[in-house]
Context: one part of a larger RNA
RNA sequence: UUGGGCGUAAAGGGUCCGUAGGUGGUCCUAUUAGUCAGAUGUGAAAGAUCCGUGCUCAACACGGGGGCCGCAUUUGAAACGGUAGGACUUGAGUCUGCAAGAGGUAAGCGGAACUCAUGGUGUAGGGGUGAAAUCCGUUGAUAUCAUGGGGAACACCAAAAGCGAAGGCAGCUUACUGGUGCAGCACUGACACUAAGGGACGAAACCCUGGGUAGCGAAUGGGAUUAGAUACCCCAGUAGUCCAGGGCCUAAACGAUCUUGAUUAGCUUUUGGGAGUAUCGACCCUCUCAGAGGCGUAGCUAACGCGUUAAAUCAAGCGCCUGGGAAGUACGAGCGCAAGCUUAAAACUC
Numbered sequence: 001u002u003g004g005g006c007g008u009a010a011a012g013g014g015u016c017c018g019u020a021g022g023u024g025g026u027c028c029u030a031u032u033a034g035u036c037a038g039a040u041g042u043g044a045a046a047g048a049u050c051c052g053u054g055c056u057c058a059a060c061a062c063g064g065g066g067g068c069c070g071c072a073u074u075u076g077a078a079a080c081g082g083u084a085g086g087a088c089u090u091g092a093g094u095c096u097g098c099a100a101g102a103g104g105u106a107a108g109c110g111g112a113a114c115u116c117a118u119g120g121u122g123u124a125g126g127g128g129u130g131a132a133a134u135c136c137g138u139u140g141a142u143a144u145c146a147u148g149g150g151g152a153a154c155a156c157c158a159a160a161a162g163c164g165a166a167g168g169c170a171g172c173u174u175a176c177u178g179g180u181g182c183a184g185c186a187c188u189g190a191c192a193c194u195a196a197g198g199g200a201c202g203a204a205a206c207c208c209u210g211g212g213u214a215g216c217g218a219a220u221g222g223g224a225u226u227a228g229a230u231a232c233c234c235c236a237g238u239a240g241u242c243c244a245g246g247g248c249c250u251a252a253a254c255g256a257u258c259u260u261g262a263u264u265a266g267c268u269u270u271u272g273g274g275a276g277u278a279u280c281g282a283c284c285c286u287c288u289c290a291g292a293g294g295c296g297u298a299g300c301u302a303a304c305g306c307g308u309u310a311a312a313u314c315a316a317g318c319g320c321c322u323g324g325g326a327a328g329u330a331c332g333a334g335c336g337c338a339a340g341c342u343u344a345a346a347a348c349u350c
Stems, first nucleotide, its partner, number of pairs: 003322004007304002012318001014201004021194003025088008034080001035077009049065006091191001092188003095184005103177007110154001114150008125136002162169002206247006215241002220236004258317006266295011299306002323350003332343004
């Protein structure tokens, strides 16, 4: 609990869809329980307030006025809002054409590297480190060649690039599939915005079942280092990392910046589309729409900085904050197999 705020001081929900609710484009007509104006009645007295008077003053008392602007009835207004009806096209959506993209799902395929097995050549070392050792190797390692198997990840292209609501997405091909931009201005005719509850999605780690396991690698063992070394370094290495199905639902889930619409100097780079100019055609050049970056004016900001992708100026709706600690804890409740998650205090203390 009014207010003031939420990039970095406390504070934007991880993201989207959407129910109730709130809010809602242009024009016309009708209506009027919101709104506005008038009238009447009422809101006792006292108290409060203003003016005046009486006690010598004041407190106190008395007389008069105004206010409460509320409620009810009634008369009227119709700009705004509501309701009902009609119309419109600029918001929104559809259609047609063109276009870009690591957007998603599934299947198939490819080469480099690594590792394992077998065989050939070959001989005493290899590996590792600051230095070593554990370790591997004469049952032939390391090196090198050939053949075969396996799993995971896709060098260069690659970018300040692109796509997606976010998480996120990268070898190639195919199938299925979502969204977006531009142009035309053909169609619908406000169908819109936001969104408490609700629903869906949601990195990594972790959990369950079944598979798989090359490399890496929590735990663990060993070697070093050290006063010690439950570490940093080295040699091994299980879970995991991978696949399928199910669960968990959290992150510095970040632009630490909610969504939507409108208005307000420019310069420059880049991605996708279009128009003009030019041309045989293309490039160039000019303009324009949609994105992604760098600077920067006004303005904003405590400063840093932001600055048409706003943190400027307005509008609509939601979420959230209100000194530090105790504490994102206890209790209760919901969810979960569990781990735990969500919601969320107080005593006390500074």
The prediction has a mean pLDDT of 87. Small-subunit ribosomal RNA, central domain from a Candidatus Campbellbacteria bacterium, 350 nucleotides, folded computationally. It matches the Rfam family "Bacterial small subunit ribosomal RNA". Its family is annotated with structural constituent of ribosome and ribosome in the Gene Ontology. NCBI's taxonomy places the organism under Bacteria, Bacteria candidate phyla, Candidatus Campbelliibacteriota.